[in-house]
A computed fold for a 350-nucleotide part of an RNA from an uncultured bacterium, annotated as small-subunit ribosomal RNA, central domain. The RNAcentral record of the full RNA draws on ENA, Greengenes and SILVA. Model confidence (mean pLDDT): 84 of 100.
Context: one part of a larger RNA
């Protein structure tokens, strides 16, 4: 590098958006780069190669060939690819006409509880445990009524359910605003895929200024258990966890399964549209499309399974992998306030 591979053995980028670049639909024209024939030139000798012949045989060497798969120039061919310029509607996108949704931002409001605080009742215990102690309480607590102050979270509905690119999204209004998705077939006319660098989204924890602070709770005290107990228990707490703007940029960021396209048996659940039977109307029942499951037939597969949402059959781009370890370390560059990402060795070992 080749070749094989990439759910679980190494090995799909965390995810979208996209530029180069790679790759492309139907139909008939022109060119002739690439392709394809066909002729000239050249490709020096020797040498290798191939096949034959001579030294008795080889080595060797000679004779007379083949080849030297190439370039140059030249005359055709037009099927593919290209370029060119014309046409089409299937890919693709606008339009227009509906329904669904925890998609996002933002302001606004609610109830239910926890905890504080005030006040009444109203007495001696609360709490907590596997038993207990710390710890609260006669300075009146727990309990229980009534106001009140604050933050967080959104019970029931609620589902193997929806929606988003992923990460993720859940009270109720409103604003503003993104994307699927049905139905029409008006309009555009390949305007498609993918995507090396780049950009930008990216949980949780963590940083940085400024607020915030009800519960919970790393770290820390302190009671327990133990042989000890820097821990599970218990009883406190501080960052944090909540916002605002800024930054880190990683996760078992998982379907451990990159993106697009088409085709290859059924059988059943469910979500959201669309149509047709029937109906006063609804449910049923057929049909069709789009998303999420389940089971499975061929086919894959080392098994385990997957199986129209492939891991089956193809095609086309893109990342990654080449024995364990030392290592996702060292050096270096780049990013970052740091804390740390992220490119990413080798000497040794085995």
């Nucleotide at each position: 590098c080749u070749g094989g591979g990439u759910g679980u053995a190494a090995a799909g980028g965390g995810a979208g958006c996209g530029u180069a670049g790679a790759c492309g639909g139907c139909c008939a024209g022109a060119c002739a780069a690439g392709u394809c024939a066909g002729a000239a030139g050249u490709g020096a000798a020797a040498g290798c190669c191939c096949a034959g012949g001579g030294c008795u045989c080889a080595a060797c060497u000679c004779u007379g060939g083949g080849a030297c798969u190439g370039c140059u120039u030249u005359u055709g061919a037009a099927a593919c690819u290209g370029c060119c310029g014309g046409g089409c509607u299937g890919g693709a996108g606008u339009g227009c006409a509906g329904g669904a949704g925890a998609g996002g931002u933002a302001a606004g409001c609610g109830g239910a509880a926890u905890u504080c605080c005030u006040a009444g009742u109203g007495u001696a215990g609360c709490g907590g445990u596997g038993a207990a102690a710390u710890g609260c309480g006669u300075a009146g607590a727990u309990a229980u009524u009534a106001g009140g102050a604050g933050g967080a979270a959104c019970a029931c509905c609620a589902g193997u359910g929806g929606c988003g690119a992923a990460g993720g999204c859940g009270g109720c209004u409103u604003a503003c605003u993104g994307g699927a998705c049905u139905g029409u077939a008006a309009c555009u006319g390949a305007c498609g895929u993918u995507g090396a660098g780049g950009c930008u989204c990216g949980a949780a924890a963590g940083c940085g200024u400024g607020g915030g602070g009800a519960g919970c709770a790393a770290a820390c005290a302190g009671g327990a258990u133990u042989a000890g107990a820097u821990a599970c228990c218990c009883u406190g707490g501080u960052a944090g966890u909540c916002c605002a703007c800024a930054c880190u940029g990683u996760a078992g960021a998982c379907g451990a399964u990159g993106g697009a396209u088409a085709c290859u048996a059924g059988a059943u659940g469910u979500a959201g549209g669309a149509g047709g039977u029937a109906u006063c109307g609804a449910c049923u029942c057929c049909u069709u499309c789009u998303g999420c499951g389940u089971c499975g037939c061929a086919g894959u597969u080392a098994a385990c399974a997957c199986g129209a949402u492939a891991a089956g059959u193809a095609u086309c781009c893109c990342g990654c992998c080449u024995g364990g370890g030392g290592a996702g370390u060292a050096c270096g560059g780049c990013c970052g306030c740091a804390a740390g990402g992220u490119u990413g060795a080798a000497a040794c070992u085995c």